[in-house]
Molecule: RNase P RNA; transfer RNA
Organism: Vicinamibacterales bacterium
RNA sequence: GCAGUCAGCCAGACGACCGCCGGCUUUCGUACCCGGGUUGACGCGGGAAGGGCUUCAGAGCCUGCCUCGCCGAAGCCCGAAGGGCGAAGGCGGGAGGAAAGUCCGAACUCCGCAGGGCAGUGCGCCGGGUAACGCCCGGGCAGGGCAACCUGACGGAAAGUGGCACAGAAAACACACAGCCUACUCUCGCCGGCGCGCCGCAAGGCGCGAAGGCGGACGGCAAUGGUGAAAAGGUGCGGUAAGAGCGCACCGCGCCGGCGGCAACGUCGGUGGCAGGCAAAACCCCGCACGGAGCAAGGCCAAAUAGGGUGACUUUGGCGCAAGCCUGACAGACGGCCCGUCUGACGUCACCGGGUAGGUCGCUGGAGCCGGCGAGCGAUCGCCGGCCUAGAGGAAUGGUUGUCAUCUCGCCGUAGUCCGCCGUCGCGCGGCCCGAAUGGGUCGCGCUAUGGCGUGACGAAGGCGGAAACAGAAUUCGGCUUAUCGGCUGGCUGCGACA
RNA sequence: GGGCGGCUAGCUCAGUUGGGAGAGCGCCGCGUUCGCAACGCGGAGGUCGGGAGUUCGAGCCUCCUGCCGUCCACCA
Numbered sequence: 001g002c003a004g005u006c007a008g009c010c011a012g013a014c015g016a017c018c019g020c021c022g023g024c025u026u027u028c029g030u031a032c033c034c035g036g037g038u039u040g041a042c043g044c045g046g047g048a049a050g051g052g053c054u055u056c057a058g059a060g061c062c063u064g065c066c067u068c069g070c071c072g073a074a075g076c077c078c079g080a081a082g083g084g085c086g087a088a089g090g091c092g093g094g095a096g097g098a099a100a101g102u103c104c105g106a107a108c109u110c111c112g113c114a115g116g117g118c119a120g121u122g123c124g125c126c127g128g129g130u131a132a133c134g135c136c137c138g139g140g141c142a143g144g145g146c147a148a149c150c151u152g153a154c155g156g157a158a159a160g161u162g163g164c165a166c167a168g169a170a171a172a173c174a175c176a177c178a179g180c181c182u183a184c185u186c187u188c189g190c191c192g193g194c195g196c197g198c199c200g201c202a203a204g205g206c207g208c209g210a211a212g213g214c215g216g217a218c219g220g221c222a223a224u225g226g227u228g229a230a231a232a233g234g235u236g237c238g239g240u241a242a243g244a245g246c247g248c249a250c251c252g253c254g255c256c257g258g259c260g261g262c263a264a265c266g267u268c269g270g271u272g273g274c275a276g277g278c279a280a281a282a283c284c285c286c287g288c289a290c291g292g293a294g295c296a297a298g299g300c301c302a303a304a305u306a307g308g309g310u311g312a313c314u315u316u317g318g319c320g321c322a323a324g325c326c327u328g329a330c331a332g333a334c335g336g337c338c339c340g341u342c343u344g345a346c347g348u349c350a351c352c353g354g355g356u357a358g359g360u361c362g363c364u365g366g367a368g369c370c371g372g373c374g375a376g377c378g379a380u381c382g383c384c385g386g387c388c389u390a391g392a393g394g395a396a397u398g399g400u401u402g403u404c405a406u407c408u409c410g411c412c413g414u415a416g417u418c419c420g421c422c423g424u425c426g427c428g429c430g431g432c433c434c435g436a437a438u439g440g441g442u443c444g445c446g447c448u449a450u451g452g453c454g455u456g457a458c459g460a461a462g463g464c465g466g467a468a469a470c471a472g473a474a475u476u477c478g479g480c481u482u483a484u485c486g487g488c489u490g491g492c493u494g495c496g497a498c499a
Numbered sequence: 500g501g502g503c504g505g506c507u508a509g510c511u512c513a514g515u516u517g518g519g520a521g522a523g524c525g526c527c528g529c530g531u532u533c534g535c536a537a538c539g540c541g542g543a544g545g546u547c548g549g550g551a552g553u554u555c556g557a558g559c560c561u562c563c564u565g566c567c568g569u570c571c572a573c574c575a
Base pairs, nucleotide, nucleotide: 001495002494003493004492005491006490007489008488009487010486012404013403014402015401016400017399018398020094021093023091024090025089026088027087028086029085030084032083033082034079035078036077037076038075043070044069045068046067047066050063051062052061053060054059096470100481101480103479104478105477106476107475108294109293110292111291115339116338117337118336120290121289122288123287124286125139126138127137128136129135140154141152142151143150144149155285156284160283161282163278164277177225178224179221180220181219185217186216188215189214190213191212194209195208196207197206198205199204233251234250235249236248237247238246252274253272254271255270256269257268258267259266260265298361299360300359301358308352309351310350311349312348313347314329315328317326318325319324330344331343332342333341334340354574355573356572368387369386370385371384372383373382374381375380406467407466409465410464411463412462416458417457418456419454420453421452422451423450424449426447427446428445429444430443431442432441433440434439500571501570502569503568504567505566506565509524510523511522512521518555526542527541528540529539530538548564549563550562551561552560
């Protein structure tokens, strides 16, 4: 320098003008809340001339006007101290590395505190971190890469059930199509020079049988071939009728033991001739975890209405005057089932219909951020110091422009480099001429240097133009994943050159 | 904001122990008819939303991603 790999960081900077949303504060306005005053409805209580009813009377009851007291709605007037609202001014703040997908895990809230079992879902090498996790760190193993490094849903297929289409002989209790072999087996076939028996005077014939030879299968084999994603350990030697873990060596695999390691696992030795193919992102088994819903959760206040309709939801027995209690069953609720628990009528739930689309809390100080020190290989943790950093509603955080910086592309283009043509100096080679020779002259070619020219090519510097991502908080955190123009820094690896 | 569901031919939809991509309507051609419709026969038409993974093999199983649809508040 090129190529690569890993980790971390940034996400244009500085102004000018015009805006947007919260917070705090100042001033002004506003009588909505509030404070004061006034009038004082309705209501309650007392007194009492009168009236009515009962009564012989005393007395009692009812009732209206009037009057006194209490309470005090609404109205009216005043008040700007406080709250609210509005306007103007000031100060200060205002998106992200993913705010996204909603894929995991939590906090928080409610549901009946949610307990047991089944079912279901998720995860799955080992150790550690963490509030927790399916996340992270370290390690192991496997795969990829020359390497740095990267990737891995990585428990169990020797508990069971099922699957492996097509092709192929055969797809999991292996099998035998082609092929190889005739040792064994065969009451298989043929030959059979030998033997025995029978017939025949003889030549010879017939029958039976042994060795052997050839062929074969209802016999042996699984090396070779073909099929397939996959064919029942691999290679070699021996061995055999042919073969084969049949035997042996090495490799692989299983089992046992020693050693190292917390462990996953590694390594060494012994042992077994090899059983146990693939797939669990098939069912399943083992281990671990998990109640459900989600801030539109949920609490409070206010306003409004047809405070509506339909349906579902309790009975047996006993005691008791009754209220009620006990018991059994039934029904409902707790995401599904069982147990268990609770409830069972001035109520609860579901649906239909109706009404409101307001305020406030939840809401942002938190498993928080930054820095330092310490522990740890690391994830992470501890201590100390500092900081407060959007919190609202369908929802603001922006727009225009200037300068600078960045990027890549296009055009122009100075220096420079290259190319082409011409000239000059020098050197070399070749031809010709002069000369006895050194040498000289001339021509051509090549090289170096140099000068000039070129609508020539590339092109530092520079100029003009262009581009500038993904995206947008909505209860809050920890992760993962996905999208993303580009830039910066550092570690490491390979290759090449130079010192 | 949060919770569910869907995407297969032009349209509406099937598709289960993962091995054939299908049905109805529509479209095209032929027949029938004087002609059309209906009817009969034949045919074409598919990135199974997209991308990875598991597997010998994926519409189906797993992960990531895009689009579409649907539901929710409070009072009583």